The RNA shown here (Glycine riboswitch aptamer) has 82 nucleotides.
[in-house]
RNA sequence: UCUCUGGAGAGCCAUCGCAAGGUGGCACCAAAGGGGUAACCCGCUCGAUGGGCGGUGAAUCUCUCAGGUGAAAGGACAGGGA
Numbered sequence: 001u002c003u004c005u006g007g008a009g010a011g012c013c014a015u016c017g018c019a020a021g022g023u024g025g026c027a028c029c030a031a032a033g034g035g036g037u038a039a040c041c042c043g044c045u046c047g048a049u050g051g052g053c054g055g056u057g058a059a060u061c062u063c064u065c066a067g068g069u070g071a072a073a074g075g076a077c078a079g080g081g082a
Stems, first nucleotide, its partner, number of pairs: 001082006011026006027069003033065001034063003041055006
């Protein structure tokens, strides 16, 4: 990298439409992607066994921009195979 299996969360209302579905309002979810950061470490600095400021900095934490809130699809992650 390919393939197989498992794989969570969250919705109502209005409106258009034969339907599939679209649009709007309010609410909500966290597991594609994206943003944020603790310790350690590094730099600068001060009144220096220490303190301050800055840099770096992971996640299933956090934000909710993107995405999502029937099923399907997608899906972090986990396991098997090549």
Notes: Its Rfam family is "Glycine riboswitch aptamer". About the family: This family represents the bacterial glycine riboswitch. Its family is annotated with glycine biosynthetic process in the Gene Ontology. Its mean pLDDT, the model's own confidence on a scale to 100, is 83.